[in-house]
RNA sequence: UAAUGAAAAAGGCAAACUAUGGGAAACUGUAGGACGCAAAGCAAGGAGUCUAAAGCUUAGUUUUAAGCAAUGAUAGUCCAGCCGCCAUA
Numbered sequence: 001u002a003a004u005g006a007a008a009a010a011g012g013c014a015a016a017c018u019a020u021g022g023g024a025a026a027c028u029g030u031a032g033g034a035c036g037c038a039a040a041g042c043a044a045g046g047a048g049u050c051u052a053a054a055g056c057u058u059a060g061u062u063u064u065a066a067g068c069a070a071u072g073a074u075a076g077u078c079c080a081g082c083c084g085c086c087a088u089a
Base pairs, nucleotide, nucleotide: 003088004087005086012037013036017032018031019030020029021028022027035076041082042081045079046078047077048074049073050072055068056067057066058065059064
């Protein structure tokens, strides 16, 4: 340095849920809490998935409804990228 994570050691993160805040929403911050995780560290390059405010289209007419589609979100969905602890069946 690479591979691997069976067995160890020191640790780390934190699902659901609850409280509270942000957001149109998806979702997310903080605190509690642990389902789990060898990258469940970082980061939206390629996809997938979620949402649809504004916008456009259609119908309708009181302020409505439907469709399209991210510039929004998701890294604990996958691939790729970068950094990283310990050890060696």